[in-house]
């Protein structure tokens, strides 16, 4: 320099044909237990990297940019 992949909750990641975004772990509360741990139940937590475009409607499609990773010169 060129190109591939990916950017979604605190972390690791799903998200089907475009139709109002989820799991596990973690965190908090409760139950259980003499206590802790474990187990069970519930809850909180998201400008979906940024800015535009298309569309009645975008996490998803298009464009630019940012930063990460890998390959190549």
């Nucleotide at each position: 320099u060129a190109c591939c992949g990916g950017u979604u909750a605190g972390c690791u990641c799903a998200g089907u044909c475009g139709g109002u975004a989820g799991a596990g772990c973690a965190u908090g509360a409760g139950a259980c237990u003499c206590u802790u741990a474990a187990u069970c139940u519930c809850a909180g937590g998201g400008u979906c990297g940024u800015g535009g475009g298309u569309u009645c409607g975008a996490g998803c499609c298009c464009c630019a940019c940012a930063g990460c990773u890998g390959u190549u010169u």